[in-house]
Context: one part of a larger RNA
RNA sequence: CUAGGCGUAAAGCGCAUGCAGGCGGUCAAAUAAGUCAAUUGUGAAAGCUCCUGGCUUAACUAGGAGAGGUCGGUUGAAACUAUUUGACUUGAGUGUGAGAGAGGAAACUGGAAUUCCCGGUGUAGCGGUGAAAUGCGUAGAUAUCGGGAGGAAUACCAAUGGCGAAGGCAGGUUUCUGGAUCAAUACUGACGCUUAGAUGCGAAAGCUAGGGGAGCAAACAGGAUUAGAUACCCUGGUAGUCCUAGCUGUAAACGAUGUUCACUGGGUGUGGGUGGUAUCGACCCCUUCCGCGCCGAAGCUAACGCAUUAAGUGAACCGCCUGGGGAGUACGGCCGCAAGGUUGAAACUC
Numbered sequence: 001c002u003a004g005g006c007g008u009a010a011a012g013c014g015c016a017u018g019c020a021g022g023c024g025g026u027c028a029a030a031u032a033a034g035u036c037a038a039u040u041g042u043g044a045a046a047g048c049u050c051c052u053g054g055c056u057u058a059a060c061u062a063g064g065a066g067a068g069g070u071c072g073g074u075u076g077a078a079a080c081u082a083u084u085u086g087a088c089u090u091g092a093g094u095g096u097g098a099g100a101g102a103g104g105a106a107a108c109u110g111g112a113a114u115u116c117c118c119g120g121u122g123u124a125g126c127g128g129u130g131a132a133a134u135g136c137g138u139a140g141a142u143a144u145c146g147g148g149a150g151g152a153a154u155a156c157c158a159a160u161g162g163c164g165a166a167g168g169c170a171g172g173u174u175u176c177u178g179g180a181u182c183a184a185u186a187c188u189g190a191c192g193c194u195u196a197g198a199u200g201c202g203a204a205a206g207c208u209a210g211g212g213g214a215g216c217a218a219a220c221a222g223g224a225u226u227a228g229a230u231a232c233c234c235u236g237g238u239a240g241u242c243c244u245a246g247c248u249g250u251a252a253a254c255g256a257u258g259u260u261c262a263c264u265g266g267g268u269g270u271g272g273g274u275g276g277u278a279u280c281g282a283c284c285c286c287u288u289c290c291g292c293g294c295c296g297a298a299g300c301u302a303a304c305g306c307a308u309u310a311a312g313u314g315a316a317c318c319g320c321c322u323g324g325g326g327a328g329u330a331c332g333g334c335c336g337c338a339a340g341g342u343u344g345a346a347a348c349u350c
Base pairs, nucleotide, nucleotide: 003322004321005320006319007304008303012318014201015200016199017198021194022193023192025088026087027086028085029084030083031082033081034080035077036076037075038074039073040072041071042069048066049065050064051063052062053061054060091191092188093187094186095185096183097182098181103177104176105175106174107173108172109171110154115149116148117147118146119145120144121143125136126135162169163168206247207246208245209244210243211242215241216240220236221235222234223233258317259316260315261314262313263312266295267294268293269292270291271290272289273288275286276285299306300305323350324349325348332343333342334341335340
């Protein structure tokens, strides 16, 4: 390379935007680049295949014929692809109306709780554990009442629920703002799909600078446990956790399942709409579209399982895999303040 694969055996980039590239709806006309046909030129010799000969045979060798092509020219065909022109509305998009949502950013703000401070009441314990001790407390703790400070997180509602491309998003109010859905129709007229490279976003931890610091808590200290205990348990406790501005760019970044489109029995629950039916009305019931779940037919699968949210049946494009270890290591490149990230071998060994 071919081929076969990628939920769990090796293998889907963490996610998106998107240039080049690849692929691309319906109808008509033109062209003839691809495509197809005919004809012609060329494809040295040797070699290859077939036939006939020469060395006693064979190898070897001589002669003849043939095969051998992403090849060139000419003439023609016009279905398909392509190109150009014209048209279409189903793909895609725009407008109108409606409702849903922890989607994002900023500002302001509420209550509960923990801790600390001040004051009152009050007295000998509190705390903690399997049991203890370290620790706190007669300089008045714990408990309880009143007042105050500060930071972080937002009980109930709450869901098998909702939103977001993913990471992720939850007290309330306001402002700004993105996306999706439904309904009826009007408009544009293929404007589409995918996407190497590129660019942006990207949990936690970590880093830089400046703030903040209640609780929690790596490191660290002490007390226990133990043969030991650099742990599990306890008492403390600093970075950090929070905010602002930057960096880092990784996760079991998981549905371990790339994106898009089409097709292929059902049942049931739930979120958001539409139309109908019904009623005094909310429900109920029927229909249809968009999500989120469960169960299952065919089919698929090594099995487990998946099954209209496919791992079924097909199409387009991208990424990735090719025995275990060595190793996601070394070296080099690129990126980073660093930590490190990314790309990524070989010897050797089984």